[in-house]
């Protein structure tokens, strides 16, 4: 290095690194080698296929570039909600919650930044305490708007 078997753990800003850039040794005319950096957190899963720069916002030298992947988005199924009590189209949802517009409260941010401590030649990095300030989203209200057809009920 491959291959098998066996035990254990494993995740979605998630896994990985050959670009890139720091660093250290060796070297000496621009390289070898060996490490380092390479997403802070709220939010998110019916089931099938397809896709790929897959929701929010906070930071701000690389949170760049790449590559997998991924609860996202299509489309179709399956069950539903709401549009009057039911059926059927029809239209928008929902996937223990479900039509759409406004609005009101809630809804523990965490990084980053200081301070302490630890591991490393170093670039870094790891724990600990401390401070704040976000958006979607979801809950709980409130005002408005909301379809045809055939039963049926008042």
């Nucleotide at each position: 290095a491959g291959c098998a078997u066996a035990a254990a753990g494993a995740a979605a800003g998630c896994g990985c690194c050959a670009g890139a850039g720091c660093u250290g040794u060796c070297a000496g005319a621009g390289g070898a080698c060996a490490g380092c950096u390479g997403a802070c957190g709220a939010g998110g899963a019916g089931g099938a296929g397809u896709u790929u720069u897959a929701u929010c916002g906070a930071g701000g030298g690389u949170u760049c570039g790449g590559c997998g992947g991924a609860u996202g988005a299509c489309u179709c199924c399956c069950g539903g909600u709401u549009g009057u009590c039911a059926u059927c189209a029809c239209a928008a949802c929902c996937g223990c919650a479900a039509a759409u517009g406004c609005u009101u409260g809630c809804u523990u941010a965490a990084a980053a930044c200081a301070a302490a401590g630890g591991g490393g030649c170093a670039a870094c990095u790891c724990u600990u305490u401390g401070c704040a300030c976000a958006a979607a989203g979801g809950c709980a209200g409130g005002c408005g708007u909301g379809u045809g057809a055939u039963g049926g009920g008042g």
Molecule: glmS glucosamine-6-phosphate activated ribozyme aptamer
Organism: Ectobacillus ponti